[in-house]
Molecule: Bacterial RNase P class A
Organism: Parvibaculum sp.
RNA sequence: UCAGAUGGCCGGAUGGCCGCUGUCCGCAAGGGCAGAGGAAAGUCCGGGCUCCACGGAAGCACGGUGCCGGCUAACGGCCGGCGGGGGCGACCCCAGGGAAAGUGCCACAGAGAACAGACCGCCUGAAGCGGGCUUCGGCCCUCAGGUAAGGGUGAAACGGUGCGGUAAGAGCGCACCGCGCUGCCGGUAACGGGAGCGGCACGGCAAACCCCACCGGGAGCAAGACCAAAUAGGGGCGGCAGGUCCCGGCUUCGGCCGGGCGGGCCUGUUUCCGGGUUGCCGCCCGGGUUGGUUGCACGAGGCGUCCGGCAACGGGCGUCCCAGAUGAAUGGUCAUCGCCCGCAAGGGUACAGAACCCGGCUUACAGGCCAUCUGACAUU
Numbered sequence: 001u002c003a004g005a006u007g008g009c010c011g012g013a014u015g016g017c018c019g020c021u022g023u024c025c026g027c028a029a030g031g032g033c034a035g036a037g038g039a040a041a042g043u044c045c046g047g048g049c050u051c052c053a054c055g056g057a058a059g060c061a062c063g064g065u066g067c068c069g070g071c072u073a074a075c076g077g078c079c080g081g082c083g084g085g086g087g088c089g090a091c092c093c094c095a096g097g098g099a100a101a102g103u104g105c106c107a108c109a110g111a112g113a114a115c116a117g118a119c120c121g122c123c124u125g126a127a128g129c130g131g132g133c134u135u136c137g138g139c140c141c142u143c144a145g146g147u148a149a150g151g152g153u154g155a156a157a158c159g160g161u162g163c164g165g166u167a168a169g170a171g172c173g174c175a176c177c178g179c180g181c182u183g184c185c186g187g188u189a190a191c192g193g194g195a196g197c198g199g200c201a202c203g204g205c206a207a208a209c210c211c212c213a214c215c216g217g218g219a220g221c222a223a224g225a226c227c228a229a230a231u232a233g234g235g236g237c238g239g240c241a242g243g244u245c246c247c248g249g250c251u252u253c254g255g256c257c258g259g260g261c262g263g264g265c266c267u268g269u270u271u272c273c274g275g276g277u278u279g280c281c282g283c284c285c286g287g288g289u290u291g292g293u294u295g296c297a298c299g300a301g302g303c304g305u306c307c308g309g310c311a312a313c314g315g316g317c318g319u320c321c322c323a324g325a326u327g328a329a330u331g332g333u334c335a336u337c338g339c340c341c342g343c344a345a346g347g348g349u350a351c352a353g354a355a356c357c358c359g360g361c362u363u364a365c366a367g368g369c370c371a372u373c374u375g376a377c378a379u380u
Base pairs, nucleotide, nucleotide: 001376002375003374004373005372006371007370008369009368010367012337013336014335015334016333017332018331020035021034022033023032024031025030037351041362042361044360045359046358047357048356049220050219051218052217062216063215064214065213066212067081068080069079070078071077082096083094084093085092086091097211098210102209103208104205105204106203119151120150121147122146123145124144125143126142130141131140132139133138159177160176161175162174163173164172178200179198180197181196182195184193185192186191224294225293226292227291234285235284236283237282238281239280240279243261245260246259247258248257249256250255263278264277265276266275267274268273301320302319303318304317305316306315307314308313338349339348340347341346
């Protein structure tokens, strides 16, 4: 210098004028102060808080998680490690428990896909001597066998490489690698190392059922709590009115309650006939709509510093108070500057807007900055 890897940060600045929301001061007029994000987003996990349900524990069902250790209020998050895979490397990726408990599946292709399989090939033979050709070396065809080395199919072909061995082959034998079993050493553990034994018995798939371990009540701030006007409706008490009707029940014999009929009122224009509705007044109580208050801004809080820890994180001390709307505020405009595009005039300035709060994850993001590290080339 070029090409990369990882982690982190910023993401317009200043001022004037006019507004909006909250709060403080003030009798008032008015004034002071504060006022979106790293993701406020998706609502995917985990918690706080609230209400509902629930005697405890265990089990069943369902859902979730899944190497090991740690952190945390908790997590499917984070940190450190292990194993596997990728990269020259810094580094990155992995739903990463169990397939010798059972069931199931393995498409297409292929001869054969799980107690497998002779399609091509290779090898042997043809037995009283298979058939054909021949340059007599052999070649081809047919049949009977052997063979899992080679080819071919496939995501996957029943351990791999090499030497020996064999008619050709084959863990058939041996060495190394892999695999399994046994015990040893190191590590908290996942796991690693080396030793002995075993010729191999055990293909893959659990984001198929399943098994094992652990976790999980439900709903959500439109949760929930409080105040409460008018109108209508409900209940209680008191007063007044109402047929001296019928039936039933109760009775302290005064009446009371329920039903029916009648009466009143409204209605179909009136009658007949029918439908609906039914005491009036006053006081009190409770529910409840609109509305208002609260929940609701001091919190697993921010910043600085020291200590412990590789780290995530934890602890001590100091300091700060930092949006709180609900017809839903956080804006508009002007000037100057910054950055980008353009020769210039000029244009543009990312993603995106809190809604109870917090910890994560994921996704979006113009442009820019910082730190550490890797590879290549050059120079000293």